[in-house]
RNA sequence: GCUAAUGUGGCUCAACGGUAGAGCAGCGGUAUCGUAAACCGCAGGUUAAGGGUUCGAUUCCCUUCAUUAGCUCCA
Numbered sequence: 001g002c003u004a005a006u007g008u009g010g011c012u013c014a015a016c017g018g019u020a021g022a023g024c025a026g027c028g029g030u031a032u033c034g035u036a037a038a039c040c041g042c043a044g045g046u047u048a049a050g051g052g053u054u055c056g057a058u059u060c061c062c063u064u065c066a067u068u069a070g071c072u073c074c075a
Base pairs, nucleotide, nucleotide: 001071002070003069004068005067006066007065010024011023012022013021018055026042027041028040029039030038048064049063050062051061052060
């Protein structure tokens, strides 16, 4: 330099055009003599950034950025 994949709550990951969800972590509650496990609930998101297509975009297209992997060139 080229190609591909990935980017979504604090963390790990879903959602293949129609209300953004789950597990763990956090907070509160039930229960217990008490603690933990268990059970119930709550809160937490400019879906990496910008633009386009569409009635409607996490999803499709373009550009940029970051990370990872592969390939190539040079002294």
Molecule: transfer RNA
Organism: Clostridiales bacterium 38-18